[in-house]
This is a predicted structure of a 249-nucleotide part of an RNA (large-subunit ribosomal RNA, domain VI) from a Patescibacteria group bacterium. The organism belongs to Bacteria candidate phyla, within Bacteria.

Context: one part of a larger RNA
């Protein structure tokens, strides 16, 4: 651009995927075998490996989170801290990301068949699964399961609206390279800040005290804090434009 206006929910013509491998247990030490040794059929447990999806576990990561240590420099000196030193270096670590984690799958059976193995049966008075007919029968095909699917130009279908709706722009992330999707846009909790807390670090400065001192106590399970939750309109989403305005032969 098409789909003869728009939202919302849908059919499924096609298509793609997936469908895997092994172990122990009973039937059973039974059938069978001299004997060694050892089933078929059927149930039942575990569980590889490949997928998917998640982060409540464990675990990594986590360079603007917390401690804690060592040289230098600066804050005029103590103290307290700021920069530098591979994020200085170590020990932990939220959120999001991951796997080594966790859950979930390859069921169940259905037609139509291979090889194969039978009914019936003639040609050929007999036999013969085959010529006419009729079955059984695989992890295989074609369904049954899972994704995408109406540019399926044959472009379907439903339901509600009828200036409906859609877009620039601006605030943002369950998205995202940019377009794009998604939540918001003052009749608002979109997103920042602030309060409150999960959650992480592990008792902060100051003071006061006890020890000559190094350092201990106490105040204090404290001070601090990125991305988690909730509330609150401080603060930014102002204002304003665009297309669209049809009933089609």
């Nucleotide at each position: 651009c098409g789909u003869g206006g728009a939202a919302a929910c849908u059919u499924g013509a096609g298509a793609a995927g997936a469908u895997c491998a092994c172990u122990c247990c009973c039937u059973a030490g039974u059938a069978c075998g001299a004997g060694a040794g050892g089933a078929c059929c059927g149930g039942g447990a575990g569980g590889u490996a490949c997928g998917a999806a998640g982060c409540u576990c464990u675990a990594g990561u986590g360079u603007a989170c917390c401690a804690g240590c060592u040289g230098u420099u600066c804050u005029a000196c103590c103290a307290a801290g700021g920069g530098c030193a591979u994020u200085g270096c170590u020990g932990g670590g939220u959120a999001g990301c991951u796997a080594c984690c966790u859950u979930c799958g390859g069921u169940u059976u259905g037609g139509a068949u291979a090889a194969a193995c039978g009914c019936u049966g003639a040609a050929a008075g007999c036999a013969u699964c085959u010529a006419a007919g009729c079955g059984u029968g695989a992890a295989g095909c074609c369904g049954u399961c899972u994704u995408c699917a109406a540019g399926a130009u044959u472009a379907g279908g439903u339901u509600u609206c009828g200036u409906a709706g859609g877009c620039u722009c601006c605030c943002g992330a369950u998205a995202g390279a940019c377009g794009a999707u998604c939540g918001g846009g003052u009749u608002a909790a979109u997103a920042g800040g602030c309060u409150c807390u999960a959650g992480g670090u592990g008792u902060a400065a100051g003071a006061u005290u006890c020890g000559u001192a190094a350092g201990g106590a106490u105040u204090u399970u404290a001070g601090c804090c990125g991305a988690g939750g909730a509330g609150u309109a401080c603060u930014a989403a102002u204002a304003a434009g665009c297309c669209a305005u049809a009933u089609g032969a």

Annotation:
Its Rfam family is "Bacterial large subunit ribosomal RNA". The prediction has a mean pLDDT of 84.